[in-house]
């Protein structure tokens, strides 16, 4: 000094699923109730594991509160830059 893993960031690329429902309302857009239905914001559960004094972490598995079910937008997750031993809070 590099690389690589990691952490933040992003007017960047890619990025699933699910009603062309019912019903009132209104020029429309959309708004309100009801039904089914989806998991990949976030949230809570369970475990392989790992640590371990107390007990705590932990999923793309389950649940569906939130959340979505034309299109936009949102999107885990991956890629790309860019900056760092910080940044956020």
């Nucleotide at each position: 000094g590099g690389c690589c893993a990691c952490g933040a960031u992003g007017a960047c690329g890619g990025g699933a699923g699910a009603a062309u429902c019912u019903g009132g309302c209104g020029c429309a857009a959309g708004c309100c109730a009801g039904u089914g239905c989806c998991g990949a914001a976030g949230g809570a559960g369970c475990a392989a594991c790992c640590g371990c004094c107390c007990c705590g972490g932990a999923a793309a598995c389950u649940c569906u509160c939130a959340g979505g079910c034309g299109a936009a937008g949102g999107g885990a997750c991956c890629g790309c830059a860019u900056c760092g031993g910080a940044a956020a809070a």